[in-house]
Context: one part of a larger RNA
RNA sequence: GGAUGAACGCUGGCGGCGUGGAUAAGGCAUGCAAGUCGAGCGAUUUCUUUUUUGAAGGACGUGAGAUUACAUCAAAUGAACGGAUAAAAAGAGAUAGCGGCGAACGAGUUAGUAACACCUUGGUACGUACAUCGAAGAUGGGUAUAGCUAGCCGAAAGGUUAGGUAAUCCCCAAUGGUCCCGCAAGGGUAAAGGCGCAAGCCACUUCGAAAUCGGCCUAGGUCCGAUCAGCUAGUUGGUAGGGUAACGGCCUACCAAGGCGAUGACCGGUAGGGGAGCUGAGAGGCUGACCCCCAACGACGAAACUGAGACACGGUUCGUACACCUACGGGUGGCAGCAGUCGAGAAUAUUCCACAAUGGGCGAAAGCCUGAUGGAGCGACGCCGCGUGCAGGAAGAAGGUCCUCGGAUUGUAAACUGCUUUUCUACGGGAAGAAUACAAUGACGGUACCGUAGGAAUAAGAAGCUGCAAACUACGUGCCAGCAGCCGCGGUAAUACGUAGGCUUCAAGCGUUAUCC
Numbered sequence: 001g002g003a004u005g006a007a008c009g010c011u012g013g014c015g016g017c018g019u020g021g022a023u024a025a026g027g028c029a030u031g032c033a034a035g036u037c038g039a040g041c042g043a044u045u046u047c048u049u050u051u052u053u054g055a056a057g058g059a060c061g062u063g064a065g066a067u068u069a070c071a072u073c074a075a076a077u078g079a080a081c082g083g084a085u086a087a088a089a090a091g092a093g094a095u096a097g098c099g100g101c102g103a104a105c106g107a108g109u110u111a112g113u114a115a116c117a118c119c120u121u122g123g124u125a126c127g128u129a130c131a132u133c134g135a136a137g138a139u140g141g142g143u144a145u146a147g148c149u150a151g152c153c154g155a156a157a158g159g160u161u162a163g164g165u166a167a168u169c170c171c172c173a174a175u176g177g178u179c180c181c182g183c184a185a186g187g188g189u190a191a192a193g194g195c196g197c198a199a200g201c202c203a204c205u206u207c208g209a210a211a212u213c214g215g216c217c218u219a220g221g222u223c224c225g226a227u228c229a230g231c232u233a234g235u236u237g238g239u240a241g242g243g244u245a246a247c248g249g250c251c252u253a254c255c256a257a258g259g260c261g262a263u264g265a266c267c268g269g270u271a272g273g274g275g276a277g278c279u280g281a282g283a284g285g286c287u288g289a290c291c292c293c294c295a296a297c298g299a300c301g302a303a304a305c306u307g308a309g310a311c312a313c314g315g316u317u318c319g320u321a322c323a324c325c326u327a328c329g330g331g332u333g334g335c336a337g338c339a340g341u342c343g344a345g346a347a348u349a350u351u352c353c354a355c356a357a358u359g360g361g362c363g364a365a366a367g368c369c370u371g372a373u374g375g376a377g378c379g380a381c382g383c384c385g386c387g388u389g390c391a392g393g394a395a396g397a398a399g400g401u402c403c404u405c406g407g408a409u410u411g412u413a414a415a416c417u418g419c420u421u422u423u424c425u426a427c428g429g430g431a432a433g434a435a436u437a438c439a440a441u442g443a444c445g446g447u448a449c450c451g452u453a454g455g456a457a458u459a460a461g462a463a464g465c466u467g468c469a470a471a472c473u474a475c476g477u478g479c480c481a482g483c484a485g486c487c488g489c490g491g492u493a494a495u496a497c498g499u500a501g502g503c504u505u506c507a508a509g510c511g512u513u514a515u516c517c
Stems, first nucleotide, its partner, number of pairs: 001517004006513005013386006019379002026342003030339003035101003040098002043095010057081001060078003065073002108297003118221003122217003126214002132209006139173004148163006179188003193202003223269003230260003235257008272294004276287004299320005322333004350376001352375003358372001359370004389419004399410004424454006433444001461506005467486002472501005482489002
């Protein structure tokens, strides 16, 4: 000098783009972050329409009977009308459950890991849902189970018994090719429907191919310590078997006695790796925030289930610690998702808006979900840009400071005159981002931007001034108070302390501290 995910002190006008829990992988209240499909299924429920049913009431009649001068009251009954209730069908919605797909992605963190974890090279004993291409097929039957109904237990979480029901759930049989086993003969193995008037569309089964993504192997590379020198029994190899998608001591039995090591084994410490970032002329050194790729982890430890894929952050089971509820019998939980809170810390933001765009899941679609994402908010944390006016103006005003008392300086600086309006304020207009045959659809946002009007109006500080090193005087203090990166200043005239004036350098920043080159 450059750099930083910085912090601290003083100060602070605006915008754009970035960036922001580095410490306690410490604990977490609350809300949200993964659902979707009724065009797979049976139910339940709401509304509408149509048909049937036809209650209460009831105009108007008949009128037992009561009273009776006229007249009136009235049981019962007929009845246009009236539409309650109930049933069936159709249509439109809603949903707990069964079923399908997704939940293994996306999002977070860096604890562990010195290792095939990662990077580069080469390979194959392997798998691959959805999507693409090709070939073939989809026949006939069956009984379960949730929901539901009834009962019981429990404070709750939840559980249990009986009855009965559907399917793109499950099972059996058939068929079966380029599928599998086998030398062959032969043997084995599949399916599901839905919507539509129909055409057809979407699904289903099997095989093959390609793609994508992954598993595994391999050589080289990959920090410090020898005050770590020997390490190893499934250890090293073989045979056989098991297991796996697949090779393999991966596992088991038997056999042999091997294997690694000063080219650093083993042990200890530290650490996620890379693309990259900073610096440097380069070689190199240091770093691994943001963004991208890979790995690992999800309170800690262990295990498997489901599945194409997990040994699974918002799944299950067990154990441990912690926390919460409890009727004391028993239960519930996991922010290293987005916000937010406590704690520790020098220190790091909103319990915001929207699915409009991009992308993802599901769906035939409409659409639903999406704290991914797009945006807004906060922080000068960083980079970049702009502004805080321009021109004239000497009686060189006043005031301040210094003074040899003559003056000098602040200083064209101000006042004053003229001008401009970037910014600012008010009013008016107002996007692109939106894709499409038409129409509709914007969170950001009445934002950016444009026009009009107004008025210099709303906007400057920080550090330094002995030398290194740009910039000096006065007063106060008197080895005190203090300064200081180094040398060093201060003990009565301190350009080194403190204040003031002046000056210097940077500038919405300026200094200090920490760390790297």
This is a predicted structure of a 517-nucleotide part of an RNA (small-subunit ribosomal RNA, 5' domain) from a Patescibacteria group bacterium.
The source organism's lineage runs through Bacteria and Bacteria candidate phyla.
The coordinates come from a structure-prediction model, not an experiment, and the mean pLDDT is 85.